[in-house]
The RNA shown here (Glycine riboswitch aptamer) has 89 nucleotides and comes from Denitromonas iodatirespirans. The sequence was found by an Rfam model in a public genome assembly. Its mean pLDDT, the model's own confidence on a scale to 100, is 80. The model forms 91% of the base pairs in the Rfam consensus.
RNA sequence: GCGCCGUCGCGCGGGAGAGCGCUCGAAAAUCGAGCCGCCGAAGGCGUAACCCCCCGGAACCGCUCAGGCAAACGGACCGCCGACGAAUC
Numbered sequence: 001g002c003g004c005c006g007u008c009g010c011g012c013g014g015g016a017g018a019g020c021g022c023u024c025g026a027a028a029a030u031c032g033a034g035c036c037g038c039c040g041a042a043g044g045c046g047u048a049a050c051c052c053c054c055c056g057g058a059a060c061c062g063c064u065c066a067g068g069c070a071a072a073c074g075g076a077c078c079g080c081c082g083a084c085g086a087a088u089c
Stems, first nucleotide, its partner, number of pairs: 001089001005085005011080004019036001021035005037069003043065001044063003050057002
């Protein structure tokens, strides 16, 4: 110093699913209260293979607490860019 790898960035691009549900306050959305029906890829919880062979860790598998069910926002994950970093070369 470069590549791989890892972390970070309200960086850029892509990004699924499910009622624009009904009633009242009050006039769409939003907010508050209530009533059902659903989703699963923020987060969270549990857990299989597996790792560790004590404790534990662990999934886009399960649960739906939270969140979400027109658009917008968000969104695991993927690609790119930038910064930093361990080991190795």